[in-house]
Background: Predicted 3D model of a 472-nucleotide part of an RNA (small-subunit ribosomal RNA, 5' domain) from an Alphaproteobacteria bacterium. Rfam family: Bacterial small subunit ribosomal RNA. Rfam links the family to the GO terms structural constituent of ribosome and ribosome.
Context: one part of a larger RNA
RNA sequence: GAACGAACGCUGGCGGCAGGCCUAACACAUGCAAGUCGAACGAACCUUUUAGGUGAGUGGCGCACGGGUGCGUAACGCGUGGGAAUAUACCCUUCAGUGCGGAACAACGUCUGGAAACGGACGCUAAUACCGCAUAAUGACUCCGGUCCAAAGAUUUAUCGCUGAAGGAUUAGCCCGCGUUUGAUUAGAUUGUUGGUGAGGUAAAAGCUCACCAAGUCGACGAUCAAUAGCUGGUCUUAGAGGAUGAUCAGCCACACUGGAACUGAGACACGGUCCAGACUCCUACGGGAGGCAGCAGUGAGGGAUAUUGCGCAAUGGGGGAAACCCUGACGCAGCCAUGCCGCGUGAGUGAAGACGGCCUUAGGGUUGUAAAGCUCUUUCAGAUGCGAAGAUAAUGACGGUAACAUCAGAAGAAGCCCCGGCUAAAUUCGUGCCAGCAGCCGCGGUAAUACGAAUGGGGCGAGCGUUGUUC
Repeated sequence: GAACGAACGCUGGCGGCAGGCCUAACACAUGCAAGUCGAACGAACCUUUUAGGUGAGUGGCGCACGGGUGCGUAACGCGUGGGAAUAUACCCUUCAGUGCGGAACAACGUCUGGAAACGGACGCUAAUACCGCAUAAUGACUCCGGUCCAAAGAUUUAUCGCUGAAGGAUUAGCCCGCGUUUGAUUAGAUUGUUGGUGAGGUAAAAGCUCACCAAGUCGACGAUCAAUAGCUGGUCUUAGAGGAUGAUCAGCCACACUGGAACUGAGACACGGUCCAGACUCCUACGGGAGGCAGCAGUGAGGGAUAUUGCGCAAUGGGGGAAACCCUGACGCAGCCAUGCCGCGUGAGUGAAGACGGCCUUAGGGUUGUAAAGCUCUUUCAGAUGCGAAGAUAAUGACGGUAACAUCAGAAGAAGCCCCGGCUAAAUUCGUGCCAGCAGCCGCGGUAAUACGAAUGGGGCGAGCGUUGUUC
């Protein structure tokens, strides 16, 4: 000098665009953040009564996305470049099919347990829920003879679906080369460990798992251990090389009170799902139950320090639906904060009796200083009134009567902060007297202090200025 997710002190007019718990992955009151479909289904209720609506239940799709955080992780986690032994709901293309039957379970009814959470027994019922038979290749298996596997209907009659197979697209899983912090005051580490055979297992290769066999494998080119840490695109600095860093935005990873486990599913070992254990909080009739903000707001605590329990689905995007539409704290906006960057303003011209006042003085004067007053103008911004968008497509605008535009009044409402010994731009007087104090370094102060305090003057920057912290 530059930079900052900054903080503190003094000060503070407006706007645009950004940013805003870096600390306790500490604990959380309250509300909201994932639903939707009646064009899959039966029953109930309501009504404009034969059509519509309502909210439970069965069923389908979604809830694995979006949003948060950085605990863990030194790792194929990430980055980059390759690879083969894989899966992929919804979407697209193509081929083929969609036949006949059956038995249940919720809801509901009766009885009943419990304080509650939540149940139990019996009985009835529908389906795109479940099951059987048929059909069966280009599919799967095969000892090459053959064997095996599916479906569901709905309605406004035009579509939407359903099943099998092949291909595509997308997404995901797996493997490998190279790169990826510090410590040797960590030197040996390892027994599923290293390899093989066989079996199991997975969507898939593999000690992934198991049995047996062999004794390997890694390591001063730093294994192992310990400490620290999410990684990257990037960001800051710099002429560059490098150094530091990883907030916001984007990609990947990991996590969801702590630890473990699987279920469902195309996909999870699942933030707002389940089960078990633990800690904590709450309810209880003491028998037993309920919960998980590292979602958006908000509260307490911690801290030098970080915002509203706001509006709207109008736009973009997502889920469901044939659609109308519903949901969406994603998102779009508004609110707060000079936290940052950028822009604008706080007036312009004229005006010498060089006024008054202040300060200094060699007492003549000098300086503040065209500065003020006075005169002549202007009206950006703020204010008032009117008009009033684009963003939206035929309709639909939270923002918002916002932005912009027009008119009106009046210099009117709008300047501070730090410094002046040298480095370093800018000096005098008074007070103080090694005191009080200053200080980034050198150093000032003990009676004439340009260095302390005040005043006047001056210098710098300016809605900021200075200090502190951190990086280069």
It was read from a public genome assembly.
The coordinates come from a structure-prediction model, not an experiment, and the mean pLDDT is 88.
Lineage of the source: Bacteria > Pseudomonadati > Pseudomonadota > Alphaproteobacteria.